[in-house]
Molecule: Fluoride riboswitch aptamer (crcB RNA motif)
Organism: Pseudomonadota bacterium
RNA sequence: CAACCGAUGGGAGAUGGCAUGCCUCCCGGAACCGUCGGUUUGUCCGACUGAUGAUGCCUACUUGACC
Numbered sequence: 001c002a003a004c005c006g007a008u009g010g011g012a013g014a015u016g017g018c019a020u021g022c023c024u025c026c027c028g029g030a031a032c033c034g035u036c037g038g039u040u041u042g043u044c045c046g047a048c049u050g051a052u053g054a055u056g057c058c059u060a061c062u063u064g065a066c067c
Base pairs, nucleotide, nucleotide: 009027010026011025012024013023016058017057018056019055020054022053034048035047036046037045038044
């Protein structure tokens, strides 16, 4: 110096916020940046689901009912 392992720490998980004895991933040229079809493969066209990685709550949006 490099590789590997462990600990600690930090970060990420397709649209916001908070929480979690939770899950996964990454160590900075990183993790992450949705799906399907078409296509002249282009920074193109069309369609579809979701504010969660998962759970709970709040906010925004949509639908219905009641006052």